[in-house]
RNAcentral holds the sequence, with entries from ENA. A computed fold for a 75-nucleotide RNA from Veillonella ratti, annotated as transfer RNA. The coordinates come from a structure-prediction model, not an experiment, and the mean pLDDT is 80. The source organism's lineage runs through Bacteria, Bacillati, Bacillota, Veillonellales and Veillonella. It matches the Rfam family "tRNA". Gene Ontology term of the family: triplet codon-amino acid adaptor activity. The family's RNA type in Rfam is transfer RNA.

Formats: sequence, structure tokens, C1' cells
RNA sequence: UGCCUAGUAGCACAACGGUAGUGCAGUCGGCUGUUAACCGACUGGUUAUAGGUUCGAAUCCUAUCUAGGCAGCCA
Repeated sequence: UGCCUAGUAGCACAACGGUAGUGCAGUCGGCUGUUAACCGACUGGUUAUAGGUUCGAAUCCUAUCUAGGCAGCCA
């Protein structure tokens, strides 16, 4: 320097171009003599950043940033 992959809730991950969701965690409640476990509900999102295409973008296109991998260059 080039190429490939990834970036979504506190964490791990889903999501045909058409309402962003699941589990764990957190909060509240139920159950229990108490805790844990179990059950129910709730909270939590600038989909890495900036543009573009589109009636509509997490999703497609461009650039950039970060992380990982491969190749190359120099020595």
C1' cells in the first nucleotide's frame, strides 16, 4: 500500500429493501419461612461515521474510521 471479513441495546448475537428483535444482564412484581432457582411484566438503540440511490436503507452504492485476517513493499 492492496484485498477479504466484521462493526446493531451493558454483553453475546438475529433481522427478504417495508413496525429493529431474541437470550443474558438490569428494574419491578409473583412464588418461597428467607436467599437462590423458577414464572410474568417492564426499561434499554444516532444499526461505527458522512454522503448517495430509492416511495422506503441495518440491508444496495461511495468515502472514511476501528478491529481481525491475507498478500505485497522496504530493510